[in-house]
RNA sequence: CUCCUUGUAGUUCAAUGGAUAGAACUGCGCACUCCUAACGCGCGGAUGGAGGUUCGAUUCCUCCCGAGGAGA
Numbered sequence: 001c002u003c004c005u006u007g008u009a010g011u012u013c014a015a016u017g018g019a020u021a022g023a024a025c026u027g028c029g030c031a032c033u034c035c036u037a038a039c040g041c042g043c044g045g046a047u048g049g050a051g052g053u054u055c056g057a058u059u060c061c062u063c064c065c066g067a068g069g070a071g072a
Base pairs, nucleotide, nucleotide: 001071002070003069004068005067006066007065010025011024012023013022018055027043028042029041030040048064049063050062051061052060
């Protein structure tokens, strides 16, 4: 320098163009308990950035940024 893959919650993963972006663990609160843990109930939290296509984008396209890989 060129090419490929990838980016969703604090973490690990879903969501193949359509409804309020869903779950587990974690965090917070409550309940339980002599206390803690476990279990139960509730709550909070995310689409890397900018554009484009579309009635509608996590999804498709372009550029940038980050991560991984291949070649020279």
Molecule: transfer RNA
Organism: Patescibacteria group bacterium